[in-house]
This is a predicted structure of a 79-nucleotide RNA (c-di-GMP-I riboswitch aptamer) from Desulfuromonadaceae bacterium GWC2_58_13. NCBI's taxonomy places the organism under Bacteria, Thermodesulfobacteriota, Desulfuromonadia, Desulfuromonadales, Desulfuromonadaceae. The coordinates come from a structure-prediction model, not an experiment, and the mean pLDDT is 86.
RNA sequence: CCUCGAUAAAGGCAAACCCCGAGUGAUCGGGGGACGCAAAACCACGGAUCCGUUCAUCGCGGAUGGCCGGGUUACCGAA
Numbered sequence: 001c002c003u004c005g006a007u008a009a010a011g012g013c014a015a016a017c018c019c020c021g022a023g024u025g026a027u028c029g030g031g032g033g034a035c036g037c038a039a040a041a042c043c044a045c046g047g048a049u050c051c052g053u054u055c056a057u058c059g060c061g062g063a064u065g066g067c068c069g070g071g072u073u074a075c076c077g078a079a
Base pairs, nucleotide, nucleotide: 004077005076012037013036017032018031019030020029021028022027035066041072042071043070045069046068047067048064049063050062051061052060053059
C1' cells in the first nucleotide's frame, strides 16, 4: 500500500413511529427517537420498485443510494 473486518479503540450515521413544514404524488427537509449500518459518506450510470402524465403497462418526467450492481473517496489496524 492492497485485500480483509475483530467481544479492539476513537467516533459517525439514523429505520419504524410522533410533531412541524414542502410536494398532485412517490417522497423530501427540520426536531424527537433508535431498527440497524464497516462506508447507512458521495454519484440516479445499469437493473428493480414506486409516483405523476398518457386511451394505454408505449413513451416522457420525477422519486428511492437504508433494493441490487457499479464508480469515487474515507477512520482504525487484530486475525